RNA sequence: GCCGAAGUGGUGGAAUGGUAUACACGCAUGACUUAAAAUCAUGUCCCGUAAGGGAUGAGGGUUCGAGUCCCUCCUUCGGCA
Numbered sequence: 001g002c003c004g005a006a007g008u009g010g011u012g013g014a015a016u017g018g019u020a021u022a023c024a025c026g027c028a029u030g031a032c033u034u035a036a037a038a039u040c041a042u043g044u045c046c047c048g049u050a051a052g053g054g055a056u057g058a059g060g061g062u063u064c065g066a067g068u069c070c071c072u073c074c075u076u077c078g079g080c081a
Stems, first nucleotide, its partner, number of pairs: 001080007010025003018064001026044006045054003057073005
């Protein structure tokens, strides 16, 4: 240099172009317990008093609608030279 794969909450990881973060783990609070462990319940991205808005590596494009399709770039991994 060329080709390919990947990038999503604190972590792992889903999501057919149609509620972004299902599910699991972790964490917080509570219940249970003499106390703990286990178990159960609720909560757990950001801004905003609220209404609402933003957020899938970055920036554009297509579309009524994009994590998903297209373009450029960044990072990581693999292959070829």

This is a predicted structure of an 81-nucleotide RNA (transfer RNA) from Parcubacteria group bacterium CG10_big_fil_rev_8_21_14_0_10_38_31. The sequence is in RNAcentral, with records from ENA. The organism belongs to Bacteria candidate phyla, within Bacteria. Its Rfam family is "tRNA".